[in-house]
RNA sequence: GCUUCCGUGGCUUAGUGGUAUAGCGCGUCCUUGGUAAGGACGAGGUCGGGAGUUCGAUUCUCCCCGGAGGCU
Numbered sequence: 001g002c003u004u005c006c007g008u009g010g011c012u013u014a015g016u017g018g019u020a021u022a023g024c025g026c027g028u029c030c031u032u033g034g035u036a037a038g039g040a041c042g043a044g045g046u047c048g049g050g051a052g053u054u055c056g057a058u059u060c061u062c063c064c065c066g067g068a069g070g071c072u
Stems, first nucleotide, its partner, number of pairs: 001071007010024003018055001026042005048064005
């Protein structure tokens, strides 16, 4: 230099046009004589940044940033 893939709550992730899912973690409560385990509820995400297409973009297109792999 060329090329492929990835970027989503604190962490790991699902979702590939109709306003984001689960687990772990965190908070409150229930249960217990008390812990652990279990259960209920809740907080926490402008989906890496910008532009475009669209009635509507996490999703499609382009550029940039960061990370991983391959080729030279």